[in-house]
Molecule: transfer RNA
Organism: soil metagenome
RNA sequence: UCCGGGGUGGGGUAGCUAGGCAGCCCGCCAGGUUCUGAUCCUGGAAGCCGUGGUUCGAUUCCACGCCCCGGAG
Repeated sequence: UCCGGGGUGGGGUAGCUAGGCAGCCCGCCAGGUUCUGAUCCUGGAAGCCGUGGUUCGAUUCCACGCCCCGGAG
């Protein structure tokens, strides 16, 4: 430099192929249960890498940029 894959709460991961309330697991907080804790139950906070474009509407499509992984030279 070129090619391919990826970037989603504190951690991990789905959703993108078909644009329409962002899901699941762990963790965290509060309440219940318990003598207390753990377990269990209920509820809650917290997320789409950035900028621009298309669209009534973008995590999803398009362009550019940044970062990570792999390959080629």